[in-house]
This is a predicted structure of a 342-nucleotide RNA (Bacterial RNase P class A) from uncultured Selenomonas sp.
It matches the Rfam family "Bacterial RNase P class A". Its family is annotated with dimeric ribonuclease P complex, ribonuclease P activity and tRNA processing in the Gene Ontology.
Model confidence (mean pLDDT): 75 of 100.
RNAcentral holds the sequence, with entries from MGnify.
The organism belongs to Selenomonas, within Bacteria.
RNA sequence: AGACAAUCGCGGCUGCCUUUCGGGGCAGGUGAGGAAAGUCCGGGCUCCAUAGGGCAGUGUGCUGGAUAACGUCCAGCGAGGGCGACCUUAGGGAAAGUGCUAUAGAGAUUUAGACCGCCGGCGGCGUGCCGCAGGCAAGGGUGGAAAGGUGCGGCAAGAGCGCACCAGCAGGCAGGUGACUGUCUGGCUAGGCAAACCCCACACGGAGCAAGGCUGAAUAGGGAAGGCAUGAUGCGGCCCGCGGACCUUCCGGGUUAAGCCGCUUGAGGCGUCGGGCAACUGGCGUCCUAGAUAAAUGAUUGUCGCCGCUUUUCGGAGCGGAACAGAACUCGGCUUAUUGAU
Numbered sequence: 001a002g003a004c005a006a007u008c009g010c011g012g013c014u015g016c017c018u019u020u021c022g023g024g025g026c027a028g029g030u031g032a033g034g035a036a037a038g039u040c041c042g043g044g045c046u047c048c049a050u051a052g053g054g055c056a057g058u059g060u061g062c063u064g065g066a067u068a069a070c071g072u073c074c075a076g077c078g079a080g081g082g083c084g085a086c087c088u089u090a091g092g093g094a095a096a097g098u099g100c101u102a103u104a105g106a107g108a109u110u111u112a113g114a115c116c117g118c119c120g121g122c123g124g125c126g127u128g129c130c131g132c133a134g135g136c137a138a139g140g141g142u143g144g145a146a147a148g149g150u151g152c153g154g155c156a157a158g159a160g161c162g163c164a165c166c167a168g169c170a171g172g173c174a175g176g177u178g179a180c181u182g183u184c185u186g187g188c189u190a191g192g193c194a195a196a197c198c199c200c201a202c203a204c205g206g207a208g209c210a211a212g213g214c215u216g217a218a219u220a221g222g223g224a225a226g227g228c229a230u231g232a233u234g235c236g237g238c239c240c241g242c243g244g245a246c247c248u249u250c251c252g253g254g255u256u257a258a259g260c261c262g263c264u265u266g267a268g269g270c271g272u273c274g275g276g277c278a279a280c281u282g283g284c285g286u287c288c289u290a291g292a293u294a295a296a297u298g299a300u301u302g303u304c305g306c307c308g309c310u311u312u313u314c315g316g317a318g319c320g321g322a323a324c325a326g327a328a329c330u331c332g333g334c335u336u337a338u339u340g341a342u
Stems, first nucleotide, its partner, number of pairs: 002304007010031002013028006033324001037335002040333005045208004052240004057204005062076005077091001078089004092199002097197002099193003115140002117136003121132005148166006167189001169186007212261004222251006234242002268287008306321006
């Protein structure tokens, strides 16, 4: 998320008039949204125990704050991206356990893995090859990932085997409310996936305005069978616990799909002065702004404004266009739809 005016029409409200009490007429004032939508979260309110305990289940998941509450919002931290201003981010735990890790590859996880390769030893001969038993994770190859990375030393060849730096882990110190950051020390190394099960922390009782209540005459008043204080039934998963007298089926009967409340004054809007970086919040003043029930909130015309096209004697003129959508107890969010402008 067009403005104003006029005319006609519709739903509530108020006042007056009228009535055959069913209603009718006149006047005034009022009458959709930023999303009323999806019903995805979270509150209020109502009923069921003053909503109680456990299990199961579901949800959330860095830190601090805001709030009635939240999966929302604000401010930060870490990570990722950008030359940068800045942007994005569902981000606990993989040294509790289980599982998965396709294809490829020799090997995919309790010091694994010899396919090619490197090394020395022994044997053979055709003397640089073959065979045997070993050592090796440096190089090649496969892969998203191969049991830290780079470099120097070391070694038969190699390897955190030793050392320096870096990454990660554990601990200390300093700063910060904290997430975390900086620094020092240590042992030298531990793959990934938890929007897989799971673990940890926190939260969650269920149903919903057709809630629920009142009026009227009605889940009335009857009959039969069965169950039941050794507990009917209710607390919408189960157990406990609480409450404690009806319940189920059939036969027969009549009232009817009624009216009122809930219902719109509310964690409310606006203005102003304070607090806070902000989300938000305190004081004061002021305003009342739809409550329909098969459901009203609309249509036409004119002027102005906006956009597009054409035209122009640059003053303007003509023609066309304006989306998504529509309250139904209410509020805070999220998401989705959409016109124009920035």